[in-house]
RNA sequence: GGUGGGGUUGCGGAGCGGCCAAACGCAGCAGACUGUAAAUCUGCCCUCUUUGAGUUCGGUGGUUCGAAUCCACCUCCCACCA
Numbered sequence: 001g002g003u004g005g006g007g008u009u010g011c012g013g014a015g016c017g018g019c020c021a022a023a024c025g026c027a028g029c030a031g032a033c034u035g036u037a038a039a040u041c042u043g044c045c046c047u048c049u050u051u052g053a054g055u056u057c058g059g060u061g062g063u064u065c066g067a068a069u070c071c072a073c074c075u076c077c078c079a080c081c082a
Base pairs, nucleotide, nucleotide: 001081002080003079004078005077006076007075010026011025012024018065028044029043030042031041032040046054047053048052058074059073060072061071062070
């Protein structure tokens, strides 16, 4: 330099243009159980004034009624080729 794959919540990791604050696991918080702890179980786990509202998926733009998802550019990581 070329080709391809990827960047998603604290971490890992899924995610058909609408059914997404986005499965699942880990970590964390609270509780139950236990002589203590571990294990197990229940709830919570972006923010808030919580039947709801708001803001998010590397960055900036664009397409669309609607974008994590499609397009352009930029940026970073990985693999292969040279």
Predicted 3D model of an 82-nucleotide RNA (transfer RNA) from a bacterium. It matches the Rfam family "tRNA". Gene Ontology term of the family: triplet codon-amino acid adaptor activity. The family's RNA type in Rfam is transfer RNA.